This is a predicted structure of a 111-nucleotide RNA (SAM riboswitch aptamer (S box leader)) from Mucilaginibacter paludis.
Its mean pLDDT, the model's own confidence on a scale to 100, is 83.
It matches the Rfam family "SAM riboswitch aptamer (S box leader)". Gene Ontology term of the family: regulation of gene expression.
NCBI's taxonomy places the organism under Bacteria, Pseudomonadati, Bacteroidota, Sphingobacteriales, Mucilaginibacter.
RNA sequence: UGCUUAUAGAGAAAGACGGAGGGAUUAGACCCUGCGAUGUCUUAGCAACCUGUACUUACAAGGUGCUACAUUCUACUGCAACCAAACUUAGCGGUUGCAGACAGAUAAGCG
Numbered sequence: 001u002g003c004u005u006a007u008a009g010a011g012a013a014a015g016a017c018g019g020a021g022g023g024a025u026u027a028g029a030c031c032c033u034g035c036g037a038u039g040u041c042u043u044a045g046c047a048a049c050c051u052g053u054a055c056u057u058a059c060a061a062g063g064u065g066c067u068a069c070a071u072u073c074u075a076c077u078g079c080a081a082c083c084a085a086a087c088u089u090a091g092c093g094g095u096u097g098c099a100g101a102c103a104g105a106u107a108a109g110c111g
Base pairs, nucleotide, nucleotide: 001111002110003109004108005107006106007105013043014042015041016040017039021032022031023030026075027074028073029072044067045066046065049063050062051060052059053058054057071103076100077099078098079097080096081095082094083093
């Protein structure tokens, strides 16, 4: 760095360093931030993917991971409801909801 599979509205923060933006990327929205964020380190904790022990669902916590906000939300597709428009129907447009896709994250396996 690529591929495959699985998971995600739950859960879990203090100190030190540092000093300006940050919440992956583009746009919009909404937030965090000199009452010091993001980040790095230490300690603590959460969880249980791999792992281990009993053996079929329990326990432990060695390897990872994680500890603001739903992966912060929306964007693409389908369906439904409503609005607008219209003589009527269909289509286009807007809002909301549901399902899925894409992208990213993490784990495990393979290259």